Transfer RNA from a Candidatus Aenigmatarchaeota archaeon, 74 nucleotides, folded computationally. The same sequence occurs in records of 2 taxa. The coordinates come from a structure-prediction model, not an experiment, and the mean pLDDT is 82. Rfam family: tRNA. Rfam links the family to the GO term triplet codon-amino acid adaptor activity.
RNA sequence: GGGGCCGUAGUCUAGCUUGGCUAGGAUACCGGCCUUGGGCGCCGGAGACCUGGGUUCAAAUCCCAGCGGCCCCA
Numbered sequence: 001g002g003g004g005c006c007g008u009a010g011u012c013u014a015g016c017u018u019g020g021c022u023a024g025g026a027u028a029c030c031g032g033c034c035u036u037g038g039g040c041g042c043c044g045g046a047g048a049c050c051u052g053g054g055u056u057c058a059a060a061u062c063c064c065a066g067c068g069g070c071c072c073c074a
Base pairs, nucleotide, nucleotide: 001073002072003071004070005069006068007067010027011026012025013024020057029045030044031043032042033041050066051065052064053063054062
C1' cells in the first nucleotide's frame, strides 16, 4: 500500500441483505420488600446503536467518507 471481518449500556450480546411499535436479553449498578444483619429470592428504576455526511415520510439497518480493533496479501 491492497483486501476481508467487526464497532450497540460498565461488561457480554440479539436485531443489521425484511428500513417502520417505546432498540430486546443476560450480568453488573441503584431503590424497595424479605432478613437481627448480609447473601439468595421477588418487584421496580437508570443506563447503549464509533464519528460526520447522504438517500428516504422514516436509518442501528441502505450508500459515502473518516476513526478504531482483528486477520490475510504485498